The part of an RNA shown here (large-subunit ribosomal RNA, domain VI) has 262 nucleotides and comes from a Planctomycetota bacterium. It matches the Rfam family "Bacterial large subunit ribosomal RNA".
Context: one part of a larger RNA
């Protein structure tokens, strides 16, 4: 732009694309088979490796915005408590989210037409013969079956629902405005940017804030005990991001687009 009015929201699939793995082991069975040595086709279940998918509930890793400890030195007038600066200075330890070694699932089954191969009927060629006509059997291969995309599939497909309309002039334009949509804003289950998805005061979208988890692990002051280091009590305290819930303090302002004279 199209799809012959104009949205939204669910679809069906022409076609296309991606997957198909392989090992051991038990069993059948030491059977068939073979003088022996050896040794299965099958059925039935089991385990795994590699590959893929989705996930963070566990294990775990990181986690330079979070705790604690603890050197050196410098700063805040000194104590004392704090910050800087040294690979985050080092050292223990972590939420969230990312992550794999971690978790859970996948490869199946069934159906078609077939390769070699096996065969029934069967003539040319009174016989024989799977082929000449005709009809079976028969593979990890191929068609489907499974996942995804998908109707620019112009053969442009279906279902639902909403929206039906006035003014200016009047051969045809202009205005305004419906369902709805966008720009723009606050943001993230989403992201290179578009896009998608949560909102946008009839509001919990994103910050603060207060509750709570979670993490670290008993904070400072103070009081007592020790000559002191330090220890005990207050005190499972004190701090606590990316998490949960609530709560309009704060920022979601403001704009434009939009429809048949069939």
């Nucleotide at each position: 732009c199209g799809u012959a009015c104009g949205a939204a929201a669910c679809u069906u699939g022409a076609a296309g694309a991606g997957g198909a793995u392989c090992a051991a082991c038990u069993u059948u069975a030491g059977u068939a088979c073979g003088a022996g040595a050896g040794g299965a086709u099958u059925u039935a279940g089991u385990u795994g490796g590699a590959c893929g998918u989705a996930g963070c509930u566990c294990u775990g890793g990181u986690g330079u915005a979070c705790c604690a400890g603890u050197u050196g030195u410098c700063a805040c007038g000194c104590u004392a408590g704090u910050g800087g600066c040294a690979c985050g200075g080092c050292u223990g330890g972590a939420u969230a989210g990312c992550u794999a070694a971690c978790u859970a699932c996948g490869g199946a089954a069934a159906g078609g037409a077939u390769a070699a191969a096996c065969g029934c009927u069967g003539a040319a060629a009174g016989c024989a013969u799977c082929u000449a006509a005709g009809c079976g059997u028969g593979a990890a291969g191929c068609c489907c079956u499974c996942u995804c995309u998908a109707a620019g599939a112009u053969u442009a497909g279906g279902u639902u629902u909403c929206g039906u309309a006035g003014c200016u002039u009047u051969u045809a334009a202009g205005c305004g405005a419906a369902a709805g949509u966008c720009c723009c804003c606050u943001g993230a289950u989403a992201g290179a940017c578009g896009a998608u998805c949560a909102g946008g005061u009839u509001a919990a979208u994103a910050g603060g804030c207060c509750a709570g988890a979670u993490g670290u692990g008993u904070a400072a002051g103070c009081a007592c005990c020790g000559u002191a280091a330090g220890g005990u009590g207050u005190u499972c305290a004190g701090c606590u991001u990316a998490c949960u819930g609530g709560u309009a303090c704060u920022a979601a302002c403001g704009g434009a687009c939009g429809a048949a004279a069939g």